[in-house]
RNA sequence: GACUUAUCCAGAAAGACCGAGGGAAUGGCCCUUUGACGUCUUAGCAACCUCUGCCCCUAUUGGCGAAAGGUGCUAAAUCCUGCUCUCCCGCAUACGGGAAAGAAAGAUAAGCG
Numbered sequence: 001g002a003c004u005u006a007u008c009c010a011g012a013a014a015g016a017c018c019g020a021g022g023g024a025a026u027g028g029c030c031c032u033u034u035g036a037c038g039u040c041u042u043a044g045c046a047a048c049c050u051c052u053g054c055c056c057c058u059a060u061u062g063g064c065g066a067a068a069g070g071u072g073c074u075a076a077a078u079c080c081u082g083c084u085c086u087c088c089c090g091c092a093u094a095c096g097g098g099a100a101a102g103a104a105a106g107a108u109a110a111g112c113g
Stems, first nucleotide, its partner, number of pairs: 003111006013042005021031003027080002043074003048070002050066002053064003078105001083102002086099005
């Protein structure tokens, strides 16, 4: 990297180094020399894996708890949006605005060959 499944409106930052872009891509809108992004250290969040844990169940599933270990995460909903469809408003099948649902893409975890 490919495939499968689950989740993505909650939560959690200080210091040191570096020095110009960064937030995936489009359009927006933001962050950033009052030092972003990135790297390192320490701290924290969460509970996917995990646990001589508790409850329920024939069992799978499920509920609760813990946080030592493996990951992950610590601006903004995955920052919003992009594709399809439905509804509402604007004389409106096409244009503009708004709302909902689904998909795609992406991220993370676990599994698989």

A computed fold for a 113-nucleotide RNA from Mucilaginibacter sp., annotated as SAM riboswitch aptamer (S box leader). The model forms 97% of the base pairs in the Rfam consensus. Its mean pLDDT, the model's own confidence on a scale to 100, is 81. NCBI's taxonomy places the organism under Bacteria, Pseudomonadati, Sphingobacteriales, Sphingobacteriaceae, Mucilaginibacter.